[in-house]
């Protein structure tokens, strides 16, 4: 210099005006929001992570897990342009992607240090 136990940070955004009504950021209109890798730049593709739920004494394993089209440029784009749609756990509470709660949690992953050996 590589390789590399281990360690450290770090790792989710979003309700605005208005309407009905005793009550709603949950209803209606209308706004707004987009983990990670891959890959022509992707919420909608491929694949991971959260999350439910089963089994297990613990480690764990298994199972489930939303959504996109027409037009265009190009060597290459379901990603870029443009048009018009779509989706979005659990549990509370007037029906919730946006408000509380588990969660000061968990993580895919990303940065940064790195001993002995070789």
């Nucleotide at each position: 210099u590589a390789u590399a136990a281990u360690c450290u940070u770090u790792g989710g955004g979003g309700a605005u005006u208005g309407g009905u009504g005793c009550g709603a950021u949950u209803c209606c209109a209308u706004a707004c929001c987009g983990g990670c890798a891959g890959u022509a730049u992707a919420g909608u593709c491929u694949g991971c992570g959260a999350g439910a739920g089963a089994c297990g004494g613990c480690a764990g394993u298994c199972u489930u897990u939303g959504a996109c089209a027409g037009g265009g440029u190009g060597a290459a784009a379901u990603u870029c342009c443009u048009u018009g749609a779509c989706c979005g756990a659990c549990g509370g509470u007037a029906u919730a992607g946006u408000c509380c709660g588990g969660a000061u949690g968990a993580g895919a992953g990303a940065a940064g240090a790195g001993a002995a050996a070789u």

This is a predicted structure of a 118-nucleotide RNA (FMN riboswitch aptamer (RFN element)).
It matches the Rfam family "FMN riboswitch aptamer (RFN element)". Its family is annotated with FMN binding in the Gene Ontology. A reference for the family is Vitreschak et al. (2002), "Regulation of riboflavin biosynthesis and transport genes in bacteria by transcriptional and translational attenuation", Nucleic Acids Res.
It was read from a public genome assembly, where an Rfam model found it.
Its mean pLDDT, the model's own confidence on a scale to 100, is 80.